[in-house]
RNA sequence: AAAGAUCUUCAGGGAUAGGUGUGAUUCCUUACCGGCGGUAAAGCCCGCGAGCUGCACAGCAGCAGAUCCGGUGUAAUUCCGGGGCCGACGGUCAUAGUCCGGAUGAAAGAAGGUAUAU
Numbered sequence: 001a002a003a004g005a006u007c008u009u010c011a012g013g014g015a016u017a018g019g020u021g022u023g024a025u026u027c028c029u030u031a032c033c034g035g036c037g038g039u040a041a042a043g044c045c046c047g048c049g050a051g052c053u054g055c056a057c058a059g060c061a062g063c064a065g066a067u068c069c070g071g072u073g074u075a076a077u078u079c080c081g082g083g084g085c086c087g088a089c090g091g092u093c094a095u096a097g098u099c100c101g102g103a104u105g106a107a108a109g110a111a112g113g114u115a116u117a118u
């Protein structure tokens, strides 16, 4: 110096607003929130994770969302301005991104340490 090994830690946010109603943080009005990697800085571009299902089960496969216009610039669907849109599964006296639950879980990844051979 680079490659592999091993260990530790970290790793998801959001209505105590109003209305209707026997009953709704689920409907209506308004509000709030946005994991990880890439890239000109991303909920919407390209992928990944979590979730559900199946199988030959420490893995593989399938399912499961959403973006346009203008400006600047070498470069931006990421910045700035404006207008839109989306949000797994189960539960509930009423239909859930925000309540409860699997979850004091798991993980994409991030940071740091240790020793060894070459």
Stems, first nucleotide, its partner, number of pairs: 001118001005114006015030001017029003031098002033087002035048004043085002051063005067083005089101003
A computed fold for a 118-nucleotide RNA from Mahella australiensis, annotated as FMN riboswitch aptamer (RFN element). Its Rfam family is "FMN riboswitch aptamer (RFN element)". About the family: The RFN element is a highly conserved domain that is found frequently in the 5'-untranslated regions of prokaryotic mRNAs that encode for flavin mononucleotide (FMN) biosynthesis and transport proteins. The same sequence occurs in records of 2 taxa. The sequence is in RNAcentral, with records from Rfam and Ribocentre. Taxonomically the source falls in Mahella (Bacteria, Bacillati, Mahellales, Mahellaceae).